[in-house]
This is a predicted structure of a 1419-nucleotide RNA (small-subunit ribosomal RNA) from a marine sediment metagenome. Its mean pLDDT, the model's own confidence on a scale to 100, is 85.
């Protein structure tokens, strides 16, 4: 010196003993409908650790025990035994300020009581520690009083749904006594009594933490209970106590259960609804962060320790607030996108570009406040005190920051780093294009989408918000759509079927009292935060801080007394009683009457009766119906009889009697508010129905038969049972309706009627006037959505009751009550729809009404439907049979004319800037002719020819070739369109302006009385006017006049011929074509309203629009046409365009429409003979002549037409023949031969001749046209066209019948009525069935949840009893031991979970059954 060991001290760490805290703070909202919460009170019925304060004390002893050590069990958790030890741990003793208890007194309170005093042998405390010393100090400890704060208990009031929960309750309600508690109390127990709660909702069920507040709203309200704050409740689930001042205790204990983990299988352990974090669930919600620096809590004398409380940071556009993403200039209005009317517009000063700024960003630098304490150091002071370093106060100093190098500031760089989302049909701000094509999709509601989508998807643009925007969910609002503020009930949803009446609500006049309601003043409270107002702090704001106001409430005290209430006294007007008069199908019972029906008996009598739209079933020769006499029986009471009477309603009808209810009027005696309404309740309550017993004539569900009908389980007919009738008992509903609750009051009238009273007047009665009650009509104000109501209110008010809250599901289901049953009362939901509904308006419609038209019917004439043929259509066929038109109003229609062409269709062959147009370039005349190939188009070759103008440069027309823009399309959409057309319908209608009426749609006018063909005209009229339609004006025809007179005409004159207006001529006539006249109900008579007009007449060529035509209102039919034309969109582009040849549109088993010709004698055929009109004609009409049987041919005059020609008119008339037949009817079809047109008649023309000679003998059901120069009949012409006509459009000739009339059919007009129709009756719409989908009810059962009752088992634990086993303190005892006291253990009461049984309730699921809803074009 080091190591080790021992002792002491100091510091650090750990365990233990002891004290305090751990009952606070933090989290969550399962439970809870409760004094849980809120608010206001009470405790004279209570507790309180720590803290403050007051008074008094703190003496003296004892025995243990953990830790530590030893031994030992167990895997562990955790123990067991022994030895030793301390305390502010534990236990006796002393003292007793006090306290408790007992006795007495005083004061006080409404009171069970409270306070104070006196006395008492009664009971009852304590702990020490700290400082160098000391102390009467500090910190503690004990007893008692007071305080502060905290807690416990009690009470009034307040705040959810459900009555399809109506009765609940046995410690239940109260009392006495005891126990228990901090404390009152059935809190618990024993005994006694039988109470307590409930319609102002008990009991039960469901959902729920309550509040300050939050959201919304003008408010009243409604909804909510996150964050923050107060209270309550909970801590894995259920039960329990221990400790403690405080718990029945989130991070304590015990038990039971579920779950999870460890295990050595014996046994143990755990509880994030603390902070983070994980898993799971879910549409969805954060970091296993930093710090105790601040604020706060616990412990401590203090330093300090601790604190996922807290303060900070992280994540999230979750919300709120603020800021930025740039600013200024900038037109070539760039590029590009989009649109376009192709000009342009728009994105758009936007960009680019130039100049500027720098919040933000990045880099660099600086850089806070939040810190005040306490302790400690220095200085000073104060109280008390012997004193001090102790205690207290003041000043200074030291120290302390998680956030964080954060906020903030400065410098630098540089427009640099920073815009999205939704919407754009209306609501609702914002529009176009493309794509799509009832698809894809959208959608909050209405609704978009089926080829032009502002609605889908995309784009451009626009609008709105903006670091957000939109969607979804939720709440309030709008919603006076639950109506307190602030709704309704005749018909929209809604008055109970009616009355009586308990509770309840409301209640006449006067006086007094009271002051509960009410009003007023004050006091207390209404936590803070929030909201509002005024200030202040973060650069502003959000946010935060301060002050005020408010918190509409509750409590207490004082005051007022009009009104309401209550008490008392009175009044008569409300109400009632008594009296008088009166009307009445009011009710009940009994008796009586006649008419009629039916049946029975008898007489007469003869074949039908009866019934119906018509019939039949039925009855009848066994005698019906009819008629007469008699009888029986039942039901109902004609006339009177009446918007007359009575009754509460239902309801009541022959007459008489008995009993009985109500009402009106009169007068004013009595009572003195006795009243009104009326949830429940009770009673009555048509018809039908039910039960028991009667009765039963007529009628008559069901049923049978006959008819009707597609059917006819109906309507009609013949029968007919219940029932209808009576008695007694049920049912309890009706369009039980005035679809109108009851009562009272008030508010213009007029006019009927029932009852009563009075007045004037009179001799009297009536008439007349007034009042009351009832019952009707009309109408004013007012009300009403309108209709309408209107003193009998649906007006204006009051009182009370009932009821309603979109339609359907549904007055259903389930449950309950009632009922014999039928069923009644009460009475939902799921689901589904966007309406259902009222009143009125305009239309349309009606097998509604009135008036009136039309060839609408009727009266007639002739047809169609049957035949053959023509023609169109459907269908079929086809390579194609191109397309369109489709009831009337498509079908001889587009088509006024398909052999080619047309032509759009098919086959085949060709062309591709094209058959056609414009522009550009090059060349050239083009055309034509010929040859070859070809079916042609076309191709190739050859030949011929050289336009116009010219400033000579060229230009133009035309042709050829080329390029691209473009052409072209009879492709599509008539449902994108224009134009044109059809139709209702030549029907008389359709509208407007102003005014008026109505909330309005709308009405009026325009309806009405007459009249007309007419909304034509007249009259009237809240209408007055006007327009489009009607009519007229236009054309034609009918008469006359005039003008004109060729090609028309020819009377007179003249001429000529065989004859003819042939010629001269004429202008008379006919005619032609210009102009006029005429007809207007103008005239007369009648009628009408004196009107409009109508009827008749005269005159007249014509008479009431003279005949005919043109002319078609507002509109309807998405009528027709994209194929006349035009045109938007879409589509094709060597083809869906263009050219060419051939074919087709012409097919042919059929069906329909429109026509022609017929079936014959009023006719056919043959011969002869007469009379039109209107048209056409030069690429034409064509005479005459010749030829042909004829179609026609040849030749050819005339004519551009009142000239020539087509051209013969035909029916008719005269004569002849045929003689009733498939013919001398009829002419199809077919064979043959021809003619004409045309490039060409095969498919596929017309005509002629010869021959052939079909059906058809007058046409079923059905259906068409026509009213006068019409129908019918007869021929003629024209357009188209080379040719082709039975069609179409025109023309004339001959030329009727019938119309009583408006019932019916069809169509239409006006007025009116009903309507559930409005794409309007071709409308709407009901039920079954079938299929699909989803929801619901019942359901043999089955599986769960909740819960009642009874019983079994019974953990932990408190309490009680016991305690023979165990025990240091105290007592006795020397000790052993005993005692006191305590404990283990045992027993008992209670008792969670569990078990058994039996109920109730609710849900899931289910074979099967049931209705209801919704679905596409089923039936």
């Nucleotide at each position: 010196a080091g190591a080790c060991u021992g002792u002491g001290a100091u510091g650090g760490a750990g365990a233990g003993c002891g004290g305090c805290a751990a009952a606070c703070g933090g989290c969550c909202g399962a439970g809870u409908a409760a004094c849980a919460c809120g608010u206001a009170a009470g405790c004279a019925a209570c507790u309180u650790g720590c803290c403050c304060u007051u008074a008094a004390g703190u003496c003296g002893g004892g025995g243990a025990u953990a830790g530590c050590c030893c031994u030992u069990g167990g895997a562990a958790a955790c123990g067991a035994g022994g030895a030793u030890u301390a305390a502010u741990a534990c236990c006796g003793g002393a003292u007793g300020u006090g306290g408790u208890c007992c006795u007495c007194c005083u004061u006080u309170g409404c009171a069970u009581g409270a306070a104070g005093g006196a006395g008492g042998c009664a009971c009852u405390a304590a702990a020490g520690u700290u400082u160098g010393u000391a102390a009467u100090g500090g910190c503690g400890c004990u007893u008692a009083g007071g305080g502060a704060g905290a807690g416990g208990c009690u009470u009034g009031c307040g705040g959810c749904c459900u009555a399809u929960c109506a009765g609940c309750u046995u410690g239940u309600u109260g009392g006495u006594g005891a126990g228990g508690u901090a404390a009152c109390g059935g809190c618990u127990c024993a005994c006694c009594a039988a109470g307590g709660c409930u319609a102002a909702g008990a009991c039960g069920g469901g959902a729920a933490g309550c509040u300050g507040a939050u959201c919304u709203g003008a408010g009243a309200g409604g909804a909510u209970g996150a964050u923050c704050a107060g209270c309550c409740g909970g801590a894995c689930u259920g039960g329990g106590a221990c400790u403690g001042a405080g718990a029945c205790a989130c991070g304590g204990c015990c038990c039971a259960g579920a779950c999870a983990c460890c295990u050595a299988c014996g046994g143990g352990u755990g509880g994030c609804a603390g902070c983070a974090g994980c898993a799971g669930g879910g549409a969805a919600u954060a970091u296993u962060g930093g710090a105790c620096a601040a604020u706060g809590g616990g412990c401590g004398a203090a330093a300090g320790c601790u604190u996922g409380a807290u303060c900070c940071a992280g994540c999230u556009a979750u919300g709120u607030c603020g800021c930025g993403u740039g600013g200024a200039c900038g037109a070539c209005g760039a590029a590009g996108g989009c649109c376009u009317u192709c000009g342009g517009g728009u994105c758009g000063u936007a960009a680019a570009g130039u100049c500027c700024u720098u919040u933000u960003u990045u880099g660099a630098g600086g850089g806070a406040a939040g810190a005040a304490c306490a302790u400690c150091c220095c200085g000073g002071g104060g109280a008390g005190g012997c004193a001090a370093u102790g205690c207290c106060c003041c000043g200074g100093g030291c120290c302390u920051g998680a956030c964080g190098g954060u906020a903030c500031c400065u410098c630098a760089a540089g427009a640099a780093u920073a815009a999205g989302c939704a919407a754009c049909g209306g609501c609702u701000a914002a529009c176009u294009c493309c794509g799509u094509g009832c698809c894809a999709g959208c959608a909050g509601c209405c609704g978009c989408g089926g080829u032009a989508a502002u609605a889908c998807g995309g784009a451009g643009g626009u609008u709105g918000c903006a670091a957000g925007c939109g969607u979804u969910g939720u709440u309030c609002g709008g919603a006076u759509u639950u109506a307190c503020u602030g709704g309704g009930c005749g018909u929209a949803a809604a008055g109970g079927g009616a009355g009586c009446g308990c509770a309840g609500g409301c209640g006449g006049c006067u006086u007094g009292g009271u002051c509960a309601g009410u009003c007023u003043a004050a006091a207390g409270u209404g936590a803070a935060a929030u909201c509002c107002c005024g200030g202040g702090g973060c650069u502003c704001a959000a946010c935060c801080c301060c002050g005020g106001a408010a918190g509409u409430g509750c409590u207490u005290u004082g005051g007022a007394u009009a009104c309401u209430g209550c008490c008392a006294a009175g009044c008569u007007u409300g109400a009632g009683u008594a009296c008088g008069u009166g009307a009445g199908a009011g009710g009940u019972g009994a008796g009586c009457g006649g008419a009629a029906u039916u049946u029975c008996a008898g007489g007469u009598g003869a074949a039908g009766c009866g019934g119906u739209g018509a019939a039949a079933u039925g009855c009848g020769u066994a005698g019906a119906u009819a008629u007469c006499u008699g009888a029986a029986g039942g039901a109902a009471c004609a006339u009177c009889g009446g918007u007359g009477g009575c009754g509460a309603a239902a309801g009541c009808g022959g007459c008489u009697c008995a009993c009985u209810g109500g009402c009106a009027c009169g007068a004013a005696a009595c009572u003195g508010a006795c009243g009104c309404u009326g949830a429940g309740g009770c009673u009555c309550g048509a018809a039908a129905g039910c039960g028991u017993g009667g009765g039963g004539a007529g009628c008559g569900a069901a049923c049978g038969g006959g008819a009707u009908u597609a059917g006819a389980u109906a309507c009609c007919c013949c029968g007919g049972u219940a029932g209808u009738c009576c008695a007694c008992g049920c049912c309890g509903u009706a369009a039980a309706c005035g679809u109108u609750g009851u009562g009272c009051a008030c508010u213009a009238g007029g006019u009927g009627u029932g009852g009563g009273a009075g007045g004037u007047a009179u001799c009297g009665a009536c008439c007349c006037c007034u009042c009351c009650c009832g019952u009707g009509c009309c109408g004013g104000a007012g009300c009403u959505a309108a209709c309408g109501c209107a003193u009998u209110a649906a007006g204006u008010g009051c009182a009370c009751c009932g009821c309603c809250u979109g339609g359907g599901g549904a007055g259903u289901a389930c449950g309950g009550u009632c009922g014999c049953a039928a069923g009644a009362c009460u009475g939902a939901a799921a689901c589904u729809c966007a309406a259902a509904g009222g009143a009125a308006u305009u239309g349309a419609c009606g097998g509604g009404g009135g008036c009136c038209c039309g060839c609408a019917c009727a009266a007639g004439c002739g047809g169609u439907g049957g035949a053959g043929c023509a023609u169109g259509u459907g269908g079929u066929u086809u390579a194609a049979u191109u397309c369109g038109a489709g009831g009337c109003a498509a079908c001889g229609c587009g088509a006024a004319g398909a052999a080619c062409c047309u032509u759009a269709c098919c086959c085949a062959g060709a062309c591709u800037u094209g058959a056609c147009a414009u522009c550009c370039c090059g060349g050239g005349a083009c055309c034509g002719c010929c040859a070859u190939g070809g079916a042609a188009a076309c191709a190739u070759g050859g030949u011929u020819u050289u336009c116009u103008c010219u400033u000579c440069g060229g230009a133009g027309a035309c042709c050829c070739g080329g390029u691209g823009a473009c052409a072209g399309g009879u492709g599509u959409u008539g449902c994108a369109u224009g134009g044109c057309u059809g139709u209702c319908g030549u029907c008389a209608g359709c509208u407007c302006g102003u005014g008026u009426c109505g909330u309005g749609a709308g009405a009026u006018g325009u309806u009405g009385g007459g009249u007309u063909a007419a909304g034509u005209c007249c009259c009237g009229c809240a209408a007055c006017g006007a327009g489009c339609g009607c009519a007229a004006c236009c054309c034609u025809u009918g008469u006359c006049c005039u003008u004109a007179g060729u090609u028309a005409c020819c009377a007179g004159c003249g001429g000529a011929u065989a004859a003819u207006g042939c010629c001269g001529g004429g202008g008379a006539c006919u005619c032609u074509a210009g102009g006029g006249a005429g007809a207007c109900u103008g005239c007369c008579g009648g009628u009408g309203a004196u009107a409009a007009g109508c009827c008749g007449g005269a005159g007249g060529a014509a008479g009431g629009u003279g005949g005919g035509g043109a002319c078609g209102a507002c509109g309807u039919c998405a009528a027709g046409u994209c194929a006349u034309c035009a045109u938007g969109g879409c589509c094709c582009u060597u083809a869906u365009g263009u050219c060419u040849g051939g074919g087709g549109c012409u097919a042919c088993a059929c069906a329909c429409g429109u026509g022609c010709u017929a079936c014959a004698a009023u006719g056919g055929c043959c011969g002869g003979u007469a009379c039109a009109a209107a048209g056409g004609g030069u690429c034409g009409c064509a005479a005459a002549c010749c030829c042909g049987c004829g179609a026609g041919g040849g030749u050819a005059a005339g004519c551009c037409a009142a000239u020539c020609u087509c051209a013969a008119a035909a029916a008719g008339c005269c004569g002849g023949u045929c003689u009733c037949a498939g013919u001398u009817c009829g002419g199809a079809u077919u064979g043959g031969a021809g003619u004409c047109u045309g490039c060409a008649a095969c498919u596929c023309g017309a005509c002629u001749c010869c021959a052939u000679g079909a059906a058809g003998g007058a046409g079923g059901a059905a259906u068409c046209g026509c009213u006068a120069g019409u129908a019918a009949u007869c021929g003629c012409g024209c357009a188209u066209c080379a040719g082709c006509a039975c069609g179409g459009c025109g023309c004339g000739g001959u030329g009727a019948a019938u119309a009583c009339g408006u019932u019916c059919c069809c169509g239409g007009g006006c007025c009116u009525u009903g309507u559930a129709c409005a794409c309007a009756c071709c409308g709407c719409c009901c039920g079954u069935c079938a299929c699909a989908u989803g929801a619901c009810c019942c359901g043999a059962g089955u599986c769960g949840g909740g819960u009642g009752c009874a019983c079994c088992c019974g953990a932990a634990g408190u309490c009680g009893c016991u305690g023979g086993c165990c025990c240091a303190a105290c007592c006795c005892g020397c000790a052993a031991g005993g005692g006191a006291g305590g404990g283990a253990g045992g027993c008992g009461c209670c008792g969670a979970a569990g078990g058994u049984g039996u109920g109730c309730u609710u849900g899931g699921u289910a074979a099967g059954g049931g209705g209801g809803a919704u679905g596409a074009a089923g039936u």